This record gives sequence, structure tokens and C1' cells, in this order.
RNA sequence: AUCUUAUCAAGAGCGGUGGAGGAAUCUGGUCCUGUGAUCCCGCGGCAACCUGUUCGUAAAGAACAAGGUGCUUCUUCCAGCAGACACUAUCUGUCUGAAAGAUAAGAG
Repeated sequence: AUCUUAUCAAGAGCGGUGGAGGAAUCUGGUCCUGUGAUCCCGCGGCAACCUGUUCGUAAAGAACAAGGUGCUUCUUCCAGCAGACACUAUCUGUCUGAAAGAUAAGAG
């Protein structure tokens, strides 16, 4: 790399470096960005998963802590594939699911 399961509408800042793009890929939009973004580093913070403690259950779950990963701009930025519903000439909108992605744990 790959497979399985779960979650993804909440939460959380400063400084340094650096110098042009960035928001996973493709397309269409929309937004952020020299009032210096993305990436990277340091110190903080948050609490998604694992772990630990307490409560609790048929199963689940809740609170606390912050050890291991993670995260710390915008719903995974929105849509694109399918279904249902609403409107209905069309367009469009809402909801659900899938695909893909990210994170964690396990397998290998």
C1' cells in the first nucleotide's frame, strides 16, 4: 500500500520560517490568500478514536483525565452517482443512501 469496523453539522490560538498559491483527486461553483495563505517548526489548546479512573447497563451510555495517535479556516466548503418527497411545463429544493476522502483501532 491493502482489508474490516466506527465516526466525520460541535470543539480548539499565538509566534517563527518561507514567498504563491490553497481548499484530497477530476469537473463545475464558491471561498481563503502579499493586511502574506498552503506546507513545515515551537509553545499552547481541543477532546474524535484508543488507554486510564468513576458512575452505570440486557446492550448501550455519561463524567473526568490528557498517556498514544489525531485535530487546531469555511458541514469532508458545496454539488456532481442513486432513491424518495415537495413544487411541477421545466427548473429547483429537502431528506436518505452510496462512491470517494480523513481520523482511530484491529488484522496483515